[in-house]
RNA sequence: GAGUCAGCCAAGAUGAUCGCUGCCUGUGACGAAAAUGAUCAGGGGGAGGAAAGUCCGGGCUCCAUAGGGCAGAGUGCCAGCUAACGGCUGGGGGGCGUGAGCCCACGACAAGUGCAGCAGAGAGGAGACCGCCAAUCUCGAUUGGUAAGGGUGAAAGGGUGCGGUAAGAGCGCACCGGGCCGCUAGUAAUAGUCGGUUGCAAGGUAAACUCCACUCGGAGCAAGACCAAAUAGGGUUCCUUAUGGCGUGGCCCACGUUGGAACCGGGUAGGUUGCUUGAGCCAUAGAGCGAUUUAUGGCCUAGACGAAUGAUUAUCACUUUCUUCGGAAAGGACAAAACCCGGCUUAUACGGCUGACUCACUC
Numbered sequence: 001g002a003g004u005c006a007g008c009c010a011a012g013a014u015g016a017u018c019g020c021u022g023c024c025u026g027u028g029a030c031g032a033a034a035a036u037g038a039u040c041a042g043g044g045g046g047a048g049g050a051a052a053g054u055c056c057g058g059g060c061u062c063c064a065u066a067g068g069g070c071a072g073a074g075u076g077c078c079a080g081c082u083a084a085c086g087g088c089u090g091g092g093g094g095g096c097g098u099g100a101g102c103c104c105a106c107g108a109c110a111a112g113u114g115c116a117g118c119a120g121a122g123a124g125g126a127g128a129c130c131g132c133c134a135a136u137c138u139c140g141a142u143u144g145g146u147a148a149g150g151g152u153g154a155a156a157g158g159g160u161g162c163g164g165u166a167a168g169a170g171c172g173c174a175c176c177g178g179g180c181c182g183c184u185a186g187u188a189a190u191a192g193u194c195g196g197u198u199g200c201a202a203g204g205u206a207a208a209c210u211c212c213a214c215u216c217g218g219a220g221c222a223a224g225a226c227c228a229a230a231u232a233g234g235g236u237u238c239c240u241u242a243u244g245g246c247g248u249g250g251c252c253c254a255c256g257u258u259g260g261a262a263c264c265g266g267g268u269a270g271g272u273u274g275c276u277u278g279a280g281c282c283a284u285a286g287a288g289c290g291a292u293u294u295a296u297g298g299c300c301u302a303g304a305c306g307a308a309u310g311a312u313u314a315u316c317a318c319u320u321u322c323u324u325c326g327g328a329a330a331g332g333a334c335a336a337a338a339c340c341c342g343g344c345u346u347a348u349a350c351g352g353c354u355g356a357c358u359c360a361c362u363c
Base pairs, nucleotide, nucleotide: 001359002358003357004356005355006354007353008352009351012316013315014314015313016312017311018310020046021045023043024042025041026040048334052345053344055343056342057341058340059339060220061219062218063217072216073215074214075213076212077091078090079089080088081087092106093104094103095102096101107211108210112209113208114205115204129150130149131146132145133144134143135142136141137140158176159175160174161173162172163171177200178198179197180196181195182194183192184191185190224273225272226271227270234264235263236262237261238260239259244258245257246256247255248254280299281298282297283296284295285294286293287292318331319330320329321328322327
């Protein structure tokens, strides 16, 4: 200098003018007064790193619930962290990269069942198409043996070599690999130039059914709690009276309907609450590799519901373009609380910082 990897920060700054929202202080309209506080003035506060997607986990609330099981859903190497998690940290194993580093649902196919297009002779206690070998004969065919070699395929039932054989073959042996048992190290996953044993039986596939282990009751702040009009309706009691009145009807029977007052509770609109002091933030110190945690001190930081948090402008800063080098013009992302937290994922303009790696050159 070029190209990368990992982590983090910030989300333009300072004024002016005009607004919005809710809090505090003062004012105190309407009201007989109290109460409620209309209005106005002043003060101080007013979105995010993801507020988003609503994909996980928890708090909180109501309903259900002795306990357990079935069904269903989810998770799936080990240890730890945490309120909890499918998150995070550390470690193991596998894969990719020269490397910093990145990626992986990574239990079991040796319980059972299933599946595998095309090609190929054969796709799972397999298999003879070519080849090799033997026998027979009509001499290029038939029968048998054979998994070394060729061919097909994503995959052909351990690999290399020597022996062996008619040719071959774990058929035998050595080495490598695998299985099982042990030993050692480690909390464990797991590892080992460790020891013994086994000719190798047991191909692949579980985000296929399934098996194993563990977790999970349901609904959500439109949860829930409280106050409570108008209108309509319900219940109880009392008064009136009812063999009643009214309606249908020609009449009877029949059916329907019918006064007033007090009290009660349900409940709609509406209002209040839940509502922001919380697994909270900042600083310092300690423990731990780390996630995280402990102690001390300090801070209070939106709380709306027709849903505020904005607009204009000045100067400066940044980027791009033009330039007569004085300056001029243009631009500024993703997106915006709605009960609250912890995560994950996705989007993001112009920038900044730290550490690490590779290559080239110079000293």

This is a predicted structure of a 363-nucleotide RNA (Bacterial RNase P class A) from Pseudoalteromonas sp. NZS11. It is recorded under the gene name rnpB. Of the family's consensus pairs, 94% are formed in the model. Rfam family: Bacterial RNase P class A. By type it is a ribozyme. The source organism's lineage runs through Bacteria, Pseudomonadota, Alteromonadales, Pseudoalteromonadaceae and Pseudoalteromonas. The same sequence occurs in records of 5 taxa.